[in-house]
Context: one part of a larger RNA
RNA sequence: UGCAGACUGACUAAGGGGAACGUUCAUCAAGUACGAGAGGAACGGUGUACGGGCGCCUCUAGUUUACCGGUCAUCCGACAGGGUGAAGCCGGGCAGCCACGCGCCAGGAGAUAAAAGCUGAAAGCAUCUACGCUUGAAGCUCUCCCCAAAAAGAGUCAGUCAUUCCGCUUAGCCCUCGAGAGAGGGUGAUGCGGACGAGGGCCCCCAUAUAACAUGGGGUUGAUGGACUACGGGCGUAAGCGCCAAGCUUCGGCGAGGCGUUCAACCCGGUAGCCCCAAAAG
Numbered sequence: 001u002g003c004a005g006a007c008u009g010a011c012u013a014a015g016g017g018g019a020a021c022g023u024u025c026a027u028c029a030a031g032u033a034c035g036a037g038a039g040g041a042a043c044g045g046u047g048u049a050c051g052g053g054c055g056c057c058u059c060u061a062g063u064u065u066a067c068c069g070g071u072c073a074u075c076c077g078a079c080a081g082g083g084u085g086a087a088g089c090c091g092g093g094c095a096g097c098c099a100c101g102c103g104c105c106a107g108g109a110g111a112u113a114a115a116a117g118c119u120g121a122a123a124g125c126a127u128c129u130a131c132g133c134u135u136g137a138a139g140c141u142c143u144c145c146c147c148a149a150a151a152a153g154a155g156u157c158a159g160u161c162a163u164u165c166c167g168c169u170u171a172g173c174c175c176u177c178g179a180g181a182g183a184g185g186g187u188g189a190u191g192c193g194g195a196c197g198a199g200g201g202c203c204c205c206c207a208u209a210u211a212a213c214a215u216g217g218g219g220u221u222g223a224u225g226g227a228c229u230a231c232g233g234g235c236g237u238a239a240g241c242g243c244c245a246a247g248c249u250u251c252g253g254c255g256a257g258g259c260g261u262u263c264a265a266c267c268c269g270g271u272a273g274c275c276c277c278a279a280a281a282g
Base pairs, nucleotide, nucleotide: 005161006160007159008158009157010156011155015147016146017145018144021051022050023049025047026046027045028044034039052105053104054103055102056101060099062097063096067092068091069090070089071088072085073084074083075082076081094269107143108142109141110140115135116134117133118132164195165194166193167192168191172187173186174185175184176183177182202282203219204218205217206216207215224278225277226276228273229272230271231270232268233267234266240261241260242259243258244257247254248253
């Protein structure tokens, strides 16, 4: 842009895409059929594992330059607390992301291939073929998943609004004047622009979305994000103060470290609650 009004919601599915499955072993069948015995199946059912595909993060593991702690050198600093050194190094680690972890990934139907057949002539016989008919593959088409009305044969259903008005423009028509040419006025399909309106967008707060765009949610009739509180987690017991303390001492005190206050302190891209803040108005 088209799909002869605009839009919202829900569909149909022509046609495309997929490999979504492939394989091993065990077991039942069965020590059965078969076989003198030795030996020893299959059809079918069930389970397991491997490879592959899709999804997920409860568990396990990895990462985790959010976070917590220990510690060395140096700098700032009275202490506390910090900066830099690959995150200084080291010990842990939630969410997220992930695999080494977890879940799922049948079987049928139809038409056939090679092949096996039925009936059956040409050709009194025979013959699966010439008419006709029955079977028969991991393959083909469906059943499964995804896309899909731009499928020009351009689809279907439901709902909302509109199918009006205004300005300019114009073919034509009508009226008046005129002898005529023509002049003036009216109405006006058409074309251009605008108004109304369903609806969408803009705007603002965001995330289950994300390169931009888009998508999805929310906007006070509100729990959408932040803050706060609680819970749940991470780290591992803060600072200050009190007591103890190897020892040192100028006898005044100083003192690594330990214990108590204290499962503390600090922190959370987690879950709830709560309109305190921001989603005003348009």
Large-subunit ribosomal RNA, domain VI from a Candidatus Micrarchaeota archaeon, 282 nucleotides, folded computationally. The coordinates come from a structure-prediction model, not an experiment, and the mean pLDDT is 85. Its Rfam family is "Archaeal large subunit ribosomal RNA". Gene Ontology terms of the family: ribosome and structural constituent of ribosome. For this family Rfam cites "The comparative RNA web (CRW) site: an online database of comparative sequence and structure information for ribosomal, intron, and other RNAs" (Cannone et al., BMC Bioinformatics, 2002). The source organism's lineage runs through Archaea, Nanobdellati and Microcaldota.